[in-house]
RNA sequence: UCUGCCGAGGGGCGCUGCGACCAAUAAUGGCCAGGCUCGGCGGAGUGGAACAUCGUAACAACGGCGCCCGUUCAUU
Numbered sequence: 001u002c003u004g005c006c007g008a009g010g011g012g013c014g015c016u017g018c019g020a021c022c023a024a025u026a027a028u029g030g031c032c033a034g035g036c037u038c039g040g041c042g043g044a045g046u047g048g049a050a051c052a053u054c055g056u057a058a059c060a061a062c063g064g065c066g067c068c069c070g071u072u073c074a075u076u
Base pairs, nucleotide, nucleotide: 001044002043003042004041005040006039007038008037009036010069011068012067013066014065015064018035021030022029023028034062
């Protein structure tokens, strides 16, 4: 750096349908608004002389449209 799985980013309902995925000879249809970010574990690759130990810091920023709930702050 890439990739698989898991967790987190408060929750629910409805709508549209870009990407991905699935189906089809094709047209197209189906599905679809955590696909993004952070963290953990595993795998692959690359870089770094190697190994071990200890310490410190941070733990967020975002996420089409409409509605509802929750939480927090402010005002009345």
Model confidence (mean pLDDT): 75 of 100. This is a predicted structure of a 76-nucleotide RNA (SAH (S-adenosyl-L-homocysteine) riboswitch aptamer) from Novimethylophilus kurashikiensis. Lineage of the source: Bacteria > Pseudomonadati > Pseudomonadota > Nitrosomonadales > Novimethylophilus. Its Rfam family is "SAH (S-adenosyl-L-homocysteine) riboswitch aptamer". For this family Rfam cites "Riboswitches that sense S-adenosylhomocysteine and activate genes involved in coenzyme recycling" (Wang et al., Mol Cell, 2008).